Predicted 3D model of a 545-nucleotide part of an RNA (small-subunit ribosomal RNA, 5' domain) from an uncultured bacterium.
Context: one part of a larger RNA
RNA sequence: AAUGAACGCUGGCGGCGUGGUUAAGACAUGCAAGUCGAACGGGAUUUAUGGUGUAGCAAUACAUUGUAAGUCUAGUGGCGAACGGGUGCGUAACACGUGAACAAUCUACUUCUUAGUGUGGAAUAAUUCGCCGAAAGGUGGACUAAUACCGCAUGUGGUUGCUUCCCUCAUGGGGAGCAUACUAAAGGCAGGGACCGCAAGGCCUGCCGCUAGGAAAGGAGUUCGCGGCCUAUCAGCUAGUUGGUGAGGUAACGGCUCACCAAGGCAAAGACGGGUAGCCGGUCUGAGAGGAUGAUCGGCCACACUGGAACUGAGACACGGUCCAGACACCUACGGGUGGCAGCAGUUUCGAAUCAUUCACAAUGGGCGAAAGCCUGAUGGUGCGACGCCGCGUGAGGGAUGAAGGUCUUCGGAUUGUAAACCUCUGUCACUAGGGAAGAAACGCUGACGGCUAAUAGUCGUUCAGCCUGACUUAACCUGGAGAGGAAGCAGUGGCUAACUCUGUGCCAGCAGCCGCGGUAAUACAGAGACUGCAAGCGUUAUUC
Numbered sequence: 001a002a003u004g005a006a007c008g009c010u011g012g013c014g015g016c017g018u019g020g021u022u023a024a025g026a027c028a029u030g031c032a033a034g035u036c037g038a039a040c041g042g043g044a045u046u047u048a049u050g051g052u053g054u055a056g057c058a059a060u061a062c063a064u065u066g067u068a069a070g071u072c073u074a075g076u077g078g079c080g081a082a083c084g085g086g087u088g089c090g091u092a093a094c095a096c097g098u099g100a101a102c103a104a105u106c107u108a109c110u111u112c113u114u115a116g117u118g119u120g121g122a123a124u125a126a127u128u129c130g131c132c133g134a135a136a137g138g139u140g141g142a143c144u145a146a147u148a149c150c151g152c153a154u155g156u157g158g159u160u161g162c163u164u165c166c167c168u169c170a171u172g173g174g175g176a177g178c179a180u181a182c183u184a185a186a187g188g189c190a191g192g193g194a195c196c197g198c199a200a201g202g203c204c205u206g207c208c209g210c211u212a213g214g215a216a217a218g219g220a221g222u223u224c225g226c227g228g229c230c231u232a233u234c235a236g237c238u239a240g241u242u243g244g245u246g247a248g249g250u251a252a253c254g255g256c257u258c259a260c261c262a263a264g265g266c267a268a269a270g271a272c273g274g275g276u277a278g279c280c281g282g283u284c285u286g287a288g289a290g291g292a293u294g295a296u297c298g299g300c301c302a303c304a305c306u307g308g309a310a311c312u313g314a315g316a317c318a319c320g321g322u323c324c325a326g327a328c329a330c331c332u333a334c335g336g337g338u339g340g341c342a343g344c345a346g347u348u349u350c351g352a353a354u355c356a357u358u359c360a361c362a363a364u365g366g367g368c369g370a371a372a373g374c375c376u377g378a379u380g381g382u383g384c385g386a387c388g389c390c391g392c393g394u395g396a397g398g399g400a401u402g403a404a405g406g407u408c409u410u411c412g413g414a415u416u417g418u419a420a421a422c423c424u425c426u427g428u429c430a431c432u433a434g435g436g437a438a439g440a441a442a443c444g445c446u447g448a449c450g451g452c453u454a455a456u457a458g459u460c461g462u463u464c465a466g467c468c469u470g471a472c473u474u475a476a477c478c479u480g481g482a483g484a485g486g487a488a489g490c491a492g493u494g495g496c497u498a499a500c501u502c503u504g505u506g507c508c509a510g511c512a513g514c515c516g517c518g519g520u521a522a523u524a525c526a527g528a529g530a531c532u533g534c535a536a537g538c539g540u541u542a543u544u545c
Base pairs, nucleotide, nucleotide: 001544002543003542005541006540007539008538009537012392013391014390015389016388017387018385019384020350025348026347027346029345030344031343034079035078036077039076040075042073043072044071045070046069047068048067049066050065051064052063053062054061055060086303087302088301096227097226098225099224100223101222102221105220106219107218110216111215112214113213114212115211116210117209118152119151120150121149127142128141129140130139131138132137157183158182159181160179161178162177163176164175165174166173167172187208188207189206190205191204192203195202196201229275230274231273236266237265238264241263242262243261244260245259246258247257248256278300279299280298281297282293283292284291285290305326306325307324308323309322328339329338330337331336356382358381359380360379364378365376366375367374368373395425396424397423398422405416406415407414408413429486431481432480433479434478435477439472444467445466446465447464448463449461450460451459452458489534490533491532492531493530494515495514496513500529501528502527503526504525510517511516
């Protein structure tokens, strides 16, 4: 000098940060990942309107059925759930950092671009009718739809083989040509003049999709060199081990896996073993070199009760998915089931020690959606803690009979001390009353302009104008009001080290970082007064330089 600190005494306000360092112990409760009805068939419901029936003289009421428009949604389907958020167990390793390589690779969504989007079929959930079960759930029959699933066609293209040209140090890469075989697709919404159609619609246009490719951006995967802990009271280690051939596997290279062959490979520049540890940008310290460290913020990695495994998918071997085993806990009708806070709050345990079971999606960002919008404990806010840094205040000026009281005294006085009283002011903060931005611009809607178009319809747009949206917010800030009123402590005073006297005690009680104080005149113990230092803090302890 520093700290994610703790403890003791004390404590006015604000800004910005920061807060389980121990038990990767166990967790009650709530929330943290949904969304799309413009993919689909159902269901419920509202409004308008028509038919039928019943009651009634009628108005009307009720029941039932149809049409149109809307709203909601359990299920099928799509996308997302691999991001975001947490933790640091493991890991001494190509995990990380850094510099290169992939002629050995993949890539959903996004942007640009090319060519297509033809024709058929069989199911199934929901629903309904049963059965089993305490529940979780399971099971059988019947019916139905799709952008779900499966044929056929086409093949821009892709895969495979051959020929040729170009490029490369190269296993190879690229272009062109030829050949056979294999290989795609899905529709939805809105609008409409001509034409067809009784109508629905066909058809046309726009937008959103779908299929096969190319390019870009971004992302992911793989490989190599170099760099950074302790230990030799660890000296030899290694059989898929090191290399080759072939095969399999992968998006892709590779002992990644397997068969065969060879006998290699590493090591005193420390192999192998043991211990410890996430790595880095950084942070602390220091004149620097260096040393220590890796909380918060950012990048990478690893993990998700413990161990193992794959499925789905562009992407996982998957925190809030599945399966198996284990430990633990819970429910049970004892047959059987259920769960995973190292997400945000919160509980309990542990510990010297670490916060609210808060508000909002207004902003930023993310998921879905054509959009409105919905979801978002990411995030933005507020709260708690002097835990840290910074700022402000607790008043200012005048005031000597140097009051009283305290302390000391050589009894004269000295000191506390301009300190107080008293007088004159000020009004920061806190209190109180009123006013009060920015964070908001988009999206959307309406209108204008332009593109597509047969079109003044519709739709699209880095275009323009208007309207709409604030959790925080009783905030920041400004103005007024009242009144010195509400706001100072802690440690020290023998030397180091700034600051001294009295009383008590009498090697006792005690102090102490080191030297050392205390046995009757203690500036070192305890109290008092005075003084010194820092100050909303001051000391102590721990740790680092």